Predicted 3D model of a 76-nucleotide RNA (transfer RNA) from a Verrucomicrobiaceae bacterium. The sequence is in RNAcentral, with records from ENA. It matches the Rfam family "tRNA". Its family is annotated with triplet codon-amino acid adaptor activity in the Gene Ontology. Model confidence (mean pLDDT): 82 of 100. Taxonomically the source falls in Verrucomicrobiaceae (Bacteria, Pseudomonadati, Verrucomicrobiota, Verrucomicrobiia).
[in-house]
RNA sequence: GCUCCUGUAGCUCAAUGGUUAGAGCAGGGGACUCAUAAUCCCUUGGUUGUCGGUUCGAGUCCGGCCGGGAGCACCA
Numbered sequence: 001g002c003u004c005c006u007g008u009a010g011c012u013c014a015a016u017g018g019u020u021a022g023a024g025c026a027g028g029g030g031a032c033u034c035a036u037a038a039u040c041c042c043u044u045g046g047u048u049g050u051c052g053g054u055u056c057g058a059g060u061c062c063g064g065c066c067g068g069g070a071g072c073a074c075c076a
Stems, first nucleotide, its partner, number of pairs: 001072007010025004018056001027043005049065005
């Protein structure tokens, strides 16, 4: 340099173009216990990387840019 994949909560990941974007872990509160752990219940937390486009409607489709990963090419 070329091609492909990918970006959603603090982390790991879901979510058919259509109600208010969810789960587990983590965080907070509570129950239980002499106490701690474990377990159980409740709960906080999101400009879906960014800028545009298509659409009645975009996390989802299209394009640019940015970040991450893989492959290929080059490598005196």